[in-house]
RNA sequence: CUUAUCCAGAGAGACUGAGGGACUAGGCCCGAUGACGUCCGGCAACCCCCUAUUUGGGAAGGUGCCAAUUCCUGCAGAAUGGUUUCAUUCUGAAAGAUAAG
Numbered sequence: 001c002u003u004a005u006c007c008a009g010a011g012a013g014a015c016u017g018a019g020g021g022a023c024u025a026g027g028c029c030c031g032a033u034g035a036c037g038u039c040c041g042g043c044a045a046c047c048c049c050c051u052a053u054u055u056g057g058g059a060a061g062g063u064g065c066c067a068a069u070u071c072c073u074g075c076a077g078a079a080u081g082g083u084u085u086c087a088u089u090c091u092g093a094a095a096g097a098u099a100a101g
Stems, first nucleotide, its partner, number of pairs: 001101006011040001013039003019030003024074004041066003046062002048058003070095001075092007
């Protein structure tokens, strides 16, 4: 850089000990009843394996993941309500994450 996916799923364990939820702004949350992180454990099935023709099955290996939709909003458009600002819903984009190339 390209393509695909991102409303499902995953521990009353051990160690550690103060911040954490990607960045920025706003919001909202998690956290001494121990968060984050590490180990163990687990989930899933992108690569992979079997079957064999595009379905079904598997989990040894390479990754990934395990609060909240990628926690929500930010940009553009539409609908409804109010009509100055705005609120709700939907669609798309942007940014990001993961995999494969």
This is a predicted structure of a 101-nucleotide RNA (SAM riboswitch aptamer (S box leader)) from Metabacillus sediminilitoris. The organism belongs to Metabacillus, within Bacteria. The RNAcentral record of the sequence draws on MGnify. The prediction has a mean pLDDT of 82. Rfam family: SAM riboswitch aptamer (S box leader). Rfam links the family to the GO term regulation of gene expression.